[in-house]
Overview:
This is a predicted structure of a 76-nucleotide RNA (c-di-GMP-I riboswitch aptamer) from a Bacillota bacterium. The model forms 94% of the base pairs in the Rfam consensus. NCBI's taxonomy places the organism under Bacteria, Bacillati, Bacillota. It matches the Rfam family "c-di-GMP-I riboswitch aptamer". Its family is annotated with cyclic-di-GMP binding in the Gene Ontology. About the family: GEMM was predicted in a large-scale screen for bacterial structured RNA regulatory elements.
RNA sequence: UACCGAUAAAGGCAAACUUGUUGAAAGACAAGGACGCAAAGCUAAAGGGCCUGUAAAAUGGCAGCCAGCUACCGAA
Numbered sequence: 001u002a003c004c005g006a007u008a009a010a011g012g013c014a015a016a017c018u019u020g021u022u023g024a025a026a027g028a029c030a031a032g033g034a035c036g037c038a039a040a041g042c043u044a045a046a047g048g049g050c051c052u053g054u055a056a057a058a059u060g061g062c063a064g065c066c067a068g069c070u071a072c073c074g075a076a
Stems, first nucleotide, its partner, number of pairs: 004074002012037002017032006035064001041069003047066002049062003
């Protein structure tokens, strides 16, 4: 440096669900709450995929599906 990921240390995120707000919907935001996560950090027309919507069409949405980029720690 690259891979790898522990019954290690420190710190982190937060599914379902509930309440409120928002949106045509998918979904988003806030609070509560933890199923899980070693990238569950960031990136959404101009990589793939999925959801909504439409007669057809996403410049609508999902990064906790894959992917791309970046990064903490260090046992084997």